This is a predicted complex of two RNAs, RNase P RNA and transfer RNA, with 494 nucleotides together. Rfam match: Bacterial RNase P class A. The family's RNA type in Rfam is ribozyme. The coordinates come from a structure-prediction model, not an experiment, and the mean pLDDT is 75.
[in-house]
RNA sequence: CCAGACGGCCGGGCGGUCGCCCUCUUGCUUGCGUUUCGGCGCUUGCGUGGGGGAGGAAAGUCCGGGCUCCACGGCGACAAGGCGGCGGGUAACGCCCGCCGGGGGUGACCCCAGGGAUAGCGCCACAGAAAGCAAACCGCCCGCCAUAGCCCUCGGGCGACGGCGGGUAAGGGUGAAAGGGUGGGGUAAGAGCCCACCGCGGACCGGGUGACCGGGACGGCAUGGCAAGCCCCGCCUGGAGCAAGACCAAAUAGGGACCCUCAUGCCGACCUUCGGGGAGGCGGCGCCGUCGCUGGCGCUUCGGGGAUCCGGGUAGGUCGCGAGAACCGGCCAGCAAUGGCCGGUCCAGAGGAAUGACCGUCGCCGCCGCUCUCCGGAGCAGCGGGCACAGAACCCGGCUUACAGGCCGUCUGGUCCC
RNA sequence: GCCGCCUUAGCUCAGCCGGUAGAGCACCGCAUUCGUAAUGCGGGGGUCGUCAGUUCGAGUCUGACAGGCGGCGCCA
Numbered sequence: 001c002c003a004g005a006c007g008g009c010c011g012g013g014c015g016g017u018c019g020c021c022c023u024c025u026u027g028c029u030u031g032c033g034u035u036u037c038g039g040c041g042c043u044u045g046c047g048u049g050g051g052g053g054a055g056g057a058a059a060g061u062c063c064g065g066g067c068u069c070c071a072c073g074g075c076g077a078c079a080a081g082g083c084g085g086c087g088g089g090u091a092a093c094g095c096c097c098g099c100c101g102g103g104g105g106u107g108a109c110c111c112c113a114g115g116g117a118u119a120g121c122g123c124c125a126c127a128g129a130a131a132g133c134a135a136a137c138c139g140c141c142c143g144c145c146a147u148a149g150c151c152c153u154c155g156g157g158c159g160a161c162g163g164c165g166g167g168u169a170a171g172g173g174u175g176a177a178a179g180g181g182u183g184g185g186g187u188a189a190g191a192g193c194c195c196a197c198c199g200c201g202g203a204c205c206g207g208g209u210g211a212c213c214g215g216g217a218c219g220g221c222a223u224g225g226c227a228a229g230c231c232c233c234g235c236c237u238g239g240a241g242c243a244a245g246a247c248c249a250a251a252u253a254g255g256g257a258c259c260c261u262c263a264u265g266c267c268g269a270c271c272u273u274c275g276g277g278g279a280g281g282c283g284g285c286g287c288c289g290u291c292g293c294u295g296g297c298g299c300u301u302c303g304g305g306g307a308u309c310c311g312g313g314u315a316g317g318u319c320g321c322g323a324g325a326a327c328c329g330g331c332c333a334g335c336a337a338u339g340g341c342c343g344g345u346c347c348a349g350a351g352g353a354a355u356g357a358c359c360g361u362c363g364c365c366g367c368c369g370c371u372c373u374c375c376g377g378a379g380c381a382g383c384g385g386g387c388a389c390a391g392a393a394c395c396c397g398g399c400u401u402a403c404a405g406g407c408c409g410u411c412u413g414g415u416c417c418c
Numbered sequence: 419g420c421c422g423c424c425u426u427a428g429c430u431c432a433g434c435c436g437g438u439a440g441a442g443c444a445c446c447g448c449a450u451u452c453g454u455a456a457u458g459c460g461g462g463g464g465u466c467g468u469c470a471g472u473u474c475g476a477g478u479c480u481g482a483c484a485g486g487c488g489g490c491g492c493c494a
Stems, first nucleotide, its partner, number of pairs: 001414010012362007020053005026047003031042004055389001059400002062398005067241004080237005085099005100114001101112004115232002120230002122226003137172002139168007149158003180198006199221001200219002204215004245319004255310003259306004265282003270277002283300006326345008363387003366383002369380004419490007428443004437474001445461005467483005
C1' cells in the first nucleotide's frame, strides 16, 4: 500500500429570526366559592421570564418480565404450548458470556433448533434386481445336462454358445442413501473369512465441575436416514391485557323509596246490633314466550298520571403516567457476560398525538470548467440540488428487520522498501 | 395501541401424515347456427407472497420479512 476479519461509536455542526408541546414563576383577566372586605382557594383565556422536548432502531410485535384485573385451599397428575450440548450470568428469557463437539476458510475468524432412531408407529416418490426380519439384473465362479467342434485305444473324454441348479456383494449399473473404508493374504469365485492401519461399539484406566478429551487392550462390525413426522426423556408455563384497571359523574330510558291525584263496575248465598260485612259468580286487567283453542293463577284495596329523592351504569372528566432492573463518572471482583461499592444528575409525556420552517456558514454527495499527473488520481474556482432509515403513546430487558455517509481500535493474508 | 386470521391460474377456492399442483368461472381454437348466445370437443396459462433453514426432496415443516382482512369498552 492492497484485500479482508472482528469489536465499539457518531449518524449533520455552529449562529440568527419566527413558530409548536409540557412544566415552573409572574402580570392581567373570565367565572364560582369563601371572607375579618385587605384578600384567599379553585377555574377560563392572553402575555413576560426560566427549564425540558424522539431513536439506535422509537419499527416488527417475535420472546421474556414489571404493573393491573379475573380465576385459584395445598401438593401431585393429565391435557395444550414451548424449550433442548455443558457451565455460568440475569428479575426472567427462546437472550448474553465462556467452553465442548461438528462444519467452512490459507488465515484473522465465521456458521450450527446441537437430547433420544435396539420404547413404539409411520415415511423413504422416480429410478433400480433389491429401500429395511435386505436383495442376484448384468458380471464372476462351481456342478449337472447338452449342440456345433476337437481329441481318441471307437468304450469314451474336453466342451465355445446354451439350459437347469447353486455360490458370490469384489466389479458394472440405479439412486440422496445399497449392511464399514484402503491395502494384503486367502478362495472355485468371493466375502471381517483372516491380518495391518483408519473408522465404529460397550466396558476399563487417567484428566476435567461438566459437555467431553486422551490411552492400551477387547469385540470382528451388529439395528441406514428422517423426530423443524407422530412420539419418548428432561425442564418451563394459570388467563387476559393500559381499549388492563381505579375514582368522580350529565341528558334520556329503565329500577327502587315516598307523597299527591284520578279511578275502584254488576249480581249475590249467608250473617246482621239493619249502619253494614261478605264466600262465590259475571265482567275487566295482568301473568303462564307468540298465535288459535282450552285451562290455570293472581288482582279487582289492582292500576293510570304527576312531583321529590336514592342507587347502578353510559357519554364526559381525572388518575394509572414516569425517580427507574434509570443515566454519567470512578474503583473493586470476574477471561467475559455481569455484579458490588462510592460520588453526581433529573432527562418528553399531553388529545389521534408537539420536537418544525426560513436564512447564513461549514461538512459530505453530484455536475461542469481549469491546472498538474507516476493515468490510479490530486488541487483550485463555480453551479444548482440533495442530507440515510425512520416519529415516543404504560414501562423495561432482549431478538429481528431497515439504514446515505463517517470515525476509532485490535487482528489476518499478500506485495514492496529499510 | 392491543389481539386474531389469511396470501395457490385473470377471479373464487381445493390440495392438511412432505414425493414433479388441480376444480369451477373466465380466455383461445374448432364444431354447431344465416349470425350470436347456450352446448359439445380440444388447448394454453402458476417464481404456490418474498428470503433463508430442516430434508435426498418443501405449496406442505420451521424462522424472518412483505402485503391484506377482521375484532376490541359498559349494561340488559